[in-house]
RNA sequence: GGGUCCGUAGCUCAGCCCGGCAGAGCAUCCGGCUUUUAACCGGUUGGUCCGGGGUUCGAAUCCCCGCGGGCCCG
Numbered sequence: 001g002g003g004u005c006c007g008u009a010g011c012u013c014a015g016c017c018c019g020g021c022a023g024a025g026c027a028u029c030c031g032g033c034u035u036u037u038a039a040c041c042g043g044u045u046g047g048u049c050c051g052g053g054g055u056u057c058g059a060a061u062c063c064c065c066g067c068g069g070g071c072c073c074g
Base pairs, nucleotide, nucleotide: 001073002072003071004070005069006068007067010026011025012024013023020057027045029043030042031041032040050066051065052064053063054062
């Protein structure tokens, strides 16, 4: 340099193909249970969906450019 995959909550990831309220688990915090802790149960807190632009009534999702990372080729 070429190809390809990935980037979404503090962490691990789903959702993307086929556009329509941004989610799960863990974690934080509060409470229940317990002599207490752990476990378990209920609730709570949490997002510029990597950045910019385009298409569209509407974009995490489609298109373009860029940034970062993994793998393959040279």

The RNA shown here (transfer RNA) has 74 nucleotides and comes from a Thermoplasmatota archaeon. Lineage of the source: Archaea > Methanobacteriati > Thermoplasmatota. The RNAcentral record of the sequence draws on ENA.